[in-house]
Context: one part of a larger RNA
RNA sequence: GGAUGAACGCUAGCGGUGCGCCUAAUGCAUGCAAGUCGAACGGGAUCCUAAUUUAUUAGGUGAGAGUGGCGAACGGGUGAGUAACACGUUGGUGACCUGCCCCGGAGAGGGGGACAACCAUUGGAAACGAUGGCUAAUACCCCGGAUGUCAUAGAGUUUAGAAAUCUAUGACUAAAGCUCCGGCGCUCCGGGAGGGGCCAGCGUCCCAUCAGCUAGUUGGUAGGGUAAUGGCCUACCAAGGCUCAGACGGGUAGGGGGCGUGAGAGCGUGACCCCCCACACUGGUACUGAAACACGGACCAGAUACCUACGGGUAGCAGCAGCAAGGAAUAUUGCACAAUGGGCGAAAGCCUGAUGCAGCGACACCGCGUGAAGGAUGAAGGCCUUCGGGUUGUAAACUUCUUUUCUGGGGGAAGAGAAAGGACGGUACCCCAGGAAUAAGCUUCGGCUAACUACGUGCCAGCAGCCGCGGUAAAACGUAGGAAGCGAGCGUUAUCC
Numbered sequence: 001g002g003a004u005g006a007a008c009g010c011u012a013g014c015g016g017u018g019c020g021c022c023u024a025a026u027g028c029a030u031g032c033a034a035g036u037c038g039a040a041c042g043g044g045a046u047c048c049u050a051a052u053u054u055a056u057u058a059g060g061u062g063a064g065a066g067u068g069g070c071g072a073a074c075g076g077g078u079g080a081g082u083a084a085c086a087c088g089u090u091g092g093u094g095a096c097c098u099g100c101c102c103c104g105g106a107g108a109g110g111g112g113g114a115c116a117a118c119c120a121u122u123g124g125a126a127a128c129g130a131u132g133g134c135u136a137a138u139a140c141c142c143c144g145g146a147u148g149u150c151a152u153a154g155a156g157u158u159u160a161g162a163a164a165u166c167u168a169u170g171a172c173u174a175a176a177g178c179u180c181c182g183g184c185g186c187u188c189c190g191g192g193a194g195g196g197g198c199c200a201g202c203g204u205c206c207c208a209u210c211a212g213c214u215a216g217u218u219g220g221u222a223g224g225g226u227a228a229u230g231g232c233c234u235a236c237c238a239a240g241g242c243u244c245a246g247a248c249g250g251g252u253a254g255g256g257g258g259c260g261u262g263a264g265a266g267c268g269u270g271a272c273c274c275c276c277c278a279c280a281c282u283g284g285u286a287c288u289g290a291a292a293c294a295c296g297g298a299c300c301a302g303a304u305a306c307c308u309a310c311g312g313g314u315a316g317c318a319g320c321a322g323c324a325a326g327g328a329a330u331a332u333u334g335c336a337c338a339a340u341g342g343g344c345g346a347a348a349g350c351c352u353g354a355u356g357c358a359g360c361g362a363c364a365c366c367g368c369g370u371g372a373a374g375g376a377u378g379a380a381g382g383c384c385u386u387c388g389g390g391u392u393g394u395a396a397a398c399u400u401c402u403u404u405u406c407u408g409g410g411g412g413a414a415g416a417g418a419a420a421g422g423a424c425g426g427u428a429c430c431c432c433a434g435g436a437a438u439a440a441g442c443u444u445c446g447g448c449u450a451a452c453u454a455c456g457u458g459c460c461a462g463c464a465g466c467c468g469c470g471g472u473a474a475a476a477c478g479u480a481g482g483a484a485g486c487g488a489g490c491g492u493u494a495u496c497c
Base pairs, nucleotide, nucleotide: 001497002496003495004494006493007492008491009490010489013368014367015366016365017364018363019361020360021326026324027323028322030321031320032319035070036069037068040067041066047060048059049058050057051056052055077279078278079277087203088202089201090200091199092198093197096196097195098194101192102191103190104189105188106187107186109143110142111141112140118133119132120131121130122129123128148172149171150170151169152168153167154166155165177184178183205251206250207249212242213241214240217239218238219237220236221235222234223233224232254276255275256274257273258269259268260267261266281302282301283300284299285298304315305314306313307312332358334357335356336355340354341352342351343350344349371401372400373399374398381392382391383390384389406434407433408432409431410430411429415424441486442485443484444483445482446467447466448465452481453480454479455478456477462469463468
């Protein structure tokens, strides 16, 4: 000198764009953050209309709950753990999976039994149940059935052990309907796209005051398990495996694109944004599912907190706001789904603290303003003085002008692909009127380092980044005048180059 997610002191007019718990992965009141589908299904509160036999019938509407489907594994948060195939990069998978989406081919015959909801009885303070009975389906089950799929053997192809193809044998089996009649779905097979699992080479911090480490350890055989390879797991057999090119141990740490600085090499760093990973009160476990070992799912244990009728229950903000605590320090319990995107739905639409916006904060960067021109008797006042004057200083006053800003009034968007539909927002922007009106500070002045005098103080009070100032004329302390630098900021502190 540059930089910062900064903080502190003094000061402060406006706008735009960004950013805003770096500390306690501490604990959380309250509200919201994941639902949707009646065109899968039974049922039907309420309301409306008509008719009449006046409490019924017919038609429509279709709330809440339930069965079922899809979603909830995305999106959002955090950085605790992790020195590791976690990440980056380059490859492999002849060892693999893939819901929704796209393409191609083939198909959907027949039957059955339940369980919620509901009704009845009933337990409990509650949370939540128990028993009996009725019922539907794209829920569940069975039979038949194949262009098939799988397994084995052979041929064939490749070279690496696959896939495709052909033959034989055996095994296994699928389906679901709805409809507003346009379609939407369902099953099997093959391919694709996008996504993922696994493996490997290389790269990836400090300590040797860590030198030896290892028993599922290293390899084999067989089996289990998985979508799949593999000590991943088990049994048996062998005795191996790693290491000064740093094993093992300890400390620290999420990694990368990037960011800061620097001429570069490098050094430092990993806020915001993007990609990957890990985690969801702590530890463990599996279930469902195409995918989880699952932030707002389940079970168990623990700590903590709350309710209780003492028998028993409930909870998890590292989602958005917000509270307490900690701290030098970090915001609103806001508006809207109008846009972009996501989930469900045929659609209308519903949901969406993702997102779009607004609020707060000079936290950062950028832009604008606080007036312009003229004006010497160089006014008054202040300060200094050799008492002549010098300086503040064209500065002010004064004259003329302008209106960026400001205030008041009027108009008023784009963002919405065809009509309507805008949270932002009566915002941006435009026009008119008024009046210099509403708007300047901070630090420094011994040298480094731009800028000097007077008074006060007297090794005191104090200053200070380094050298060093202060003990009676201090350009270094304090005040004043003046000056220098930067300017809605200026200094200080911390950290990096």

The prediction has a mean pLDDT of 85. Small-subunit ribosomal RNA, 5' domain from Promineifilaceae bacterium (SeqCode), 497 nucleotides, folded computationally. The full RNA is in RNAcentral, with records from ENA.